[in-house]
Context: one part of a larger RNA
Molecule: large-subunit ribosomal RNA, domain II
Organism: Candidatus Berkelbacteria bacterium
RNA sequence: GCCAACGAGUUAGUAUUUACGGCAAGAUUAAACUCUAUUCGAGUGUAGUCGCAGGGAAACCGAGUCUUAAAAGGCGAAAUUAGUCGUAAUUACUAGACCCGAAACCAGGUGAGCUAUCCAUGGCCAGGGUGAACCCCGCUUGAUCGCGGGGGGAAGCCCGAACUCAAGUCGGCGGCAAACGGCUGAGAUGAGCUGUGGAUAGAGGUAAAAUGCCUAACGAACCUGGCGAUAGCUGGUUCUCCCCGAAAUAUAUUUAGGUAUAGCCCCAAGUAUAAGCGCGGGGGUAAGGCGCUGAAUCGAUUAUCGUUCCUUAUGGAACGCGAUCGAAUCAAACCUCAAAUACCGCGUGUUUGAGCUUGGGAGUCAGACUGUGGGGGAUAAGCUCCAUGGUCGAGAGGGAAACAGCCCGGACUGCCAUCUAAGGUCCCUAAAUUUGACUUAAGUGGAAAAGGAAGUGAUCUCUCUUAGACAGGUAGGAGGUUAGCUUAGAAGUAGCAAACCUUUAAAGAGUGUGUAACAACUCACUACUCUAUCGAGAGGUCGCGCCGAAGAUUUAACGGGGCUCAAAGUCAGUACCGAAGAUGCAGACUCUGAUUUAUCAGAGUGGUAGGGGAGCGUUCUAUACGCGUCGAAGUUAGCUCGUAAGGGCUGAUGGAGUGUAUAGAAGUGAGAAUGUUGGC
Repeated sequence: GCCAACGAGUUAGUAUUUACGGCAAGAUUAAACUCUAUUCGAGUGUAGUCGCAGGGAAACCGAGUCUUAAAAGGCGAAAUUAGUCGUAAUUACUAGACCCGAAACCAGGUGAGCUAUCCAUGGCCAGGGUGAACCCCGCUUGAUCGCGGGGGGAAGCCCGAACUCAAGUCGGCGGCAAACGGCUGAGAUGAGCUGUGGAUAGAGGUAAAAUGCCUAACGAACCUGGCGAUAGCUGGUUCUCCCCGAAAUAUAUUUAGGUAUAGCCCCAAGUAUAAGCGCGGGGGUAAGGCGCUGAAUCGAUUAUCGUUCCUUAUGGAACGCGAUCGAAUCAAACCUCAAAUACCGCGUGUUUGAGCUUGGGAGUCAGACUGUGGGGGAUAAGCUCCAUGGUCGAGAGGGAAACAGCCCGGACUGCCAUCUAAGGUCCCUAAAUUUGACUUAAGUGGAAAAGGAAGUGAUCUCUCUUAGACAGGUAGGAGGUUAGCUUAGAAGUAGCAAACCUUUAAAGAGUGUGUAACAACUCACUACUCUAUCGAGAGGUCGCGCCGAAGAUUUAACGGGGCUCAAAGUCAGUACCGAAGAUGCAGACUCUGAUUUAUCAGAGUGGUAGGGGAGCGUUCUAUACGCGUCGAAGUUAGCUCGUAAGGGCUGAUGGAGUGUAUAGAAGUGAGAAUGUUGGC
């Protein structure tokens, strides 16, 4: 891991509600006893309980009573009497209370055969080295001291086996081993190692102290018991069909992943409104506005005031604050104004799984994205917090290549029938290589901004043009003058300021190149030449494109192939495809309404948590009736019936029990619980 078996809302008491039954202003027995006796059961038993009357703390009174001096007033009565005892079911409470699961806490015991320390008594430490005290001899000295030699054999001394340890490294890592092996290493006469016997015990011991050790897991051992501790936590919770169908919010909470009440769901009974529509209301949001409160820009004016300057006898100029006027603006905490919605009231309205009331049962309290209106953030986030719709949640189907939350649309079942939605119709791939007109050349389409550009289409305005335009060609482009200032110089062409006149067909006190400055070239401007049926130039608006455009596994920013009068884009049209949508045919079920008692009509039948209803099957019991050695149950192969759980038949195997109907009682249904046991 698979298979098989086992495996989770039970039982008791009390209470509530509902259904059914008995009796009913009453209902009912409990213990106990008697009878029968194998039980079951029948009877007696009226103690008690509930109800029929309440008020008061109570005495007490009583359809009233309490407060009070008395009333008002409170609670009752009346109008309007139904209870009680059982059985079944739901739910609550008390119990282990649906099942499994802690770490813990407490009590009583068992442990020092491991290990820690200690006590008693034994054992063990090859060999080698160094050579303390002390002693002897000699030398030396006045005598010591001192020196030399010999003996001696001390030391938590040295080297190094046994023995003990474990610092490094390699192997081992389902191992040889639940701590081992190899090599290297430390101590090795000592605070040494070790045998045997004994001591200390868990609120404790022992500890050269590491929270170490106390029998392979010790911040408090193990065993048994309290014990089914408790678990607002995790996991699991077993047959079928039918009807309805949520929530992820508010308030409170030592509360935030729990719970209570309300909201939303279901069931029952009752009631007659709800939605929608019509009419009538109040409002100060959106839009808009600038009269108010403020903000903010430009222009004009400004007696007075402030600053600076000039002149000083008065005074004048500039700037500024403030103010007035004009123009164009801005505001969540501005409004002269002012919607749509929403809300409230009245009327209307009723086959609405629509409202409301009462009672019973829940679940929900982590929500997600998307559109819209906002707050926070950075007008960031698949961000966060509200409001208001939708979808998902709990929703399958079609589209978006794939894709809970987007678009279309809500799946009772069947059909090799029809029509459509979103979206599509060259091939992959169902359906147009569709019709008319235009755009795009960028593979734009098939990612992006500010900004940039004789891309291209449409359109509008203005200017020039056979009195010859625009472009091209030829020629001119001058004089005062090198204007003035500045400057080393400044001559059209460094810079400053100004910008005239003359000759002319025309020619700037000069458009650019250039020079140290001149020079030189060129332009504006003019004439001639040339030539425009569709001329030339300037500007605005709109459509589509271009550049701006660099990334990390692989082309990889159309799903792919591939596409250019399109298979891209815009406008208009026709046809077709396309879903579990709609329709058709057949069938099933639910509810409502009619007739009528089995039909008809209408509306419906996605669904998690959850509520309600109806059933299937298993074991046993009672009663009745069956089957079975001419073959029961079980097992197995096939066939068959029912909407499902399931039922039946035939063959084989098997070899003795077993079924149907009605009613009752449950150890009553497994795929999941790191489930338990067994097998493989």